[in-house]
RNA sequence: UGCGGUGUAGGGCAGAGGUAGCCCGUGGGUCUCAUAAUCCCAAGGUCAUUGGUUCGAUUCCAAUCGCCGCAA
Numbered sequence: 001u002g003c004g005g006u007g008u009a010g011g012g013c014a015g016a017g018g019u020a021g022c023c024c025g026u027g028g029g030u031c032u033c034a035u036a037a038u039c040c041c042a043a044g045g046u047c048a049u050u051g052g053u054u055c056g057a058u059u060c061c062a063a064u065c066g067c068c069g070c071a072a
Stems, first nucleotide, its partner, number of pairs: 001071007010024004018055001026042004048064005
């Protein structure tokens, strides 16, 4: 320098046009003599950034940035 992949909750990942969920973790409750486990509830997201397409974008397109890989 070129090409490809990837960026979503504190961590790990789904979601591929109709307003975002799962597991772990965190907080509260339940249960127990007590702790753990179980069960219930809750909080936590500018969906990397900026623009474009669209009635509508996490999703499609472009550029930029970060990370990983391949080639030189």
A computed fold for a 72-nucleotide RNA from a Desulfurellales bacterium, annotated as transfer RNA.
Its mean pLDDT, the model's own confidence on a scale to 100, is 84.
It matches the Rfam family "tRNA". Rfam's curators write: Transfer RNA (tRNA) molecules are approximately 80 nucleotides in length.